Source information: Model confidence (mean pLDDT): 78 of 100. The RNA shown here (SAM riboswitch aptamer (S box leader)) has 132 nucleotides and comes from Kitasatospora sp. GP82. Of the family's consensus pairs, 85% are formed in the model. It matches the Rfam family "SAM riboswitch aptamer (S box leader)". The family is grouped with related families in Rfam's "SAM clan". Taxonomically the source falls in Kitasatospora (Bacteria, Bacillati, Actinomycetota, Kitasatosporales).
C1' cells in the first nucleotide's frame, strides 16, 4: 500500500520556534502576517484496544452419584476509574459532487428537464481493532 469490521451532528488550547500558505483532491465556503499550517513543550478531551472495579442477571462451563442451589471461571449487557497503546483538541468528516424519495419554484404541448430544501443510502476520507 491493499482487505474486513466498528465509529465519524458530542467533547477538548496555551506557550515557544518558524514564516505563507492551510482546511486530503475538485467546486463552494472558510482559516491565515492581530502569524494560520507545521515542529516541540505543557495542558486537556475521549474511551477504540489492554488493565482494574461495580452492578445486572442473560448465556455457557465447573461444581454433584444424579438433579438443583451457593460459589468460581468465561462470555454478554450496563456503569465507573483513566494506569498502558493509539487517537483527537476551527467550522457535522466545514458543506457539496453519485443514487432514491418527498416538498417548493421555474421551463416545456406531453413524456420530461432544471434549481432549491429536507430525508435516506452510497462514494471518498479519517481513526481504531483484526487478519494475511
Nucleotide at each position: 500500500a491493499g482487505c474486513u469490521c466498528a465509529u465519524c451532528c458530542a467533547g477538548a488550547g496555551g506557550g515557544a520556534c518558524u514564516g505563507a500558505g492551510g482546511g486530503a483532491a475538485c467546486g463552494g465556503c472558510c482559516c491565515g502576517u492581530u502569524g494560520a499550517c507545521g515542529u516541540c513543550c505543557c495542558g486537556g478531551c475521549a474511551a477504540c484496544c489492554u488493565u482494574c472495579c461495580c452492578g445486572c442477571c442473560c448465556g455457557g462451563c465447573u461444581g454433584u452419584c444424579a438433579c438443583a442451589c451457593a460459589g468460581g471461571c468465561c462470555g454478554g449487557c450496563g456503569g465507573g476509574a483513566c494506569a498502558g497503546g493509539u487517537g483527537c483538541c476551527a467550522a457535522u468528516u466545514c458543506c457539496g459532487g453519485c443514487c432514491u424519495g418527498u416538498g417548493g419554484c421555474g421551463c416545456g404541448a406531453c413524456c420530461g428537464c432544471g434549481c432549491c430544501a429536507c430525508a435516506g443510502g452510497g462514494a471518498a476520507g479519517a481513526u481504531g481493532a483484526g487478519g494475511a